[in-house]
Context: one part of a larger RNA
RNA sequence: CGCAGGAGAAUUGAGAGGGUCUGUCCUUAGUACGAGAGGACCGGGAUGGACGAACCUCUGGUGUACGAGUUGUCGCGCCAGCGGCACGGCUCGGUAGCUAGGUUCGGAAGGGAUAAACGCUGAAUGCAUCUAAGCGUGAAACCCGCCUCAAGAUGAGUUCUCCCUGGGGAGCAAUCCCCCUGAAGGGCCCUGGAAGACGACCAGGUUGAUAGGCCAGAUGUGGAAGCGCGGCAACGCGUGGAGCUUACUGGUACUAAUAGCCCGUGAGG
Numbered sequence: 001c002g003c004a005g006g007a008g009a010a011u012u013g014a015g016a017g018g019g020u021c022u023g024u025c026c027u028u029a030g031u032a033c034g035a036g037a038g039g040a041c042c043g044g045g046a047u048g049g050a051c052g053a054a055c056c057u058c059u060g061g062u063g064u065a066c067g068a069g070u071u072g073u074c075g076c077g078c079c080a081g082c083g084g085c086a087c088g089g090c091u092c093g094g095u096a097g098c099u100a101g102g103u104u105c106g107g108a109a110g111g112g113a114u115a116a117a118c119g120c121u122g123a124a125u126g127c128a129u130c131u132a133a134g135c136g137u138g139a140a141a142c143c144c145g146c147c148u149c150a151a152g153a154u155g156a157g158u159u160c161u162c163c164c165u166g167g168g169g170a171g172c173a174a175u176c177c178c179c180c181u182g183a184a185g186g187g188c189c190c191u192g193g194a195a196g197a198c199g200a201c202c203a204g205g206u207u208g209a210u211a212g213g214c215c216a217g218a219u220g221u222g223g224a225a226g227c228g229c230g231g232c233a234a235c236g237c238g239u240g241g242a243g244c245u246u247a248c249u250g251g252u253a254c255u256a257a258u259a260g261c262c263c264g265u266g267a268g269g
Base pairs, nucleotide, nucleotide: 001152005163006162007161008160009159010158011157015149016148017147018146021049022048023047024046025045026044027043033038051106052105053104054103055102059100060099061098062097066093067092068091069090070089071086072085073084074083075082076081110144111143112142117137118136119135120134164268166179167178168177169176170175180266185263186262187261188260189205190204191203192202193201210256211255212254213252214251215250216249217248220244221243226239227238228237229236230235
């Protein structure tokens, strides 16, 4: 820009893409078959591999905004307690998120039409013949079925709901100008996000839990500081599952989403 008024939702599916893999074991059955050795079709069940998708409950990884330990040195006057730097100083753990070697799921079933092939009926050709007319069975291939995209499918589809019912002038007309009006809805802007390069998308903007803060909880760390007690001391014990605790969960208007502006018209060739 188009989809012959505008708008918000919900859809149909032309078409396109993805997927399509396979082993072993048990059973049927030591049956059919075979002198024996051996050893099935058909059908049923179980469990793997590779590949793929999603996810983070579990097992782990990461986790430079969490907790703890610890070395050297510098600083806060000193002790104690903290902080800076040294690869995140080093070390041990670890929430959310992300993640695989973790977890769950997938290939199918089923239907249609067929290939080779196997048939029925059956002439030409009194017999015969699956074929000439006609009718079946029959593959991981084909079409559907499963997943994703999809009406720029210009052949632009469908459904629901919402909105607009002024005046004057110029021109042959298309159309243009002025005044009034400015809907439904959309955007700008702002708070944010398991969304994201930017746009976009999604949740919100006081009739508000969108983010921060605060409160509570969860989780992690693992027993804070201070004080008391024991010990010459290093240190230990008690107070006390203590103190601290990011991204998690819930709550709460304390802070910030204020105020406002713009687009979009007037019933539709």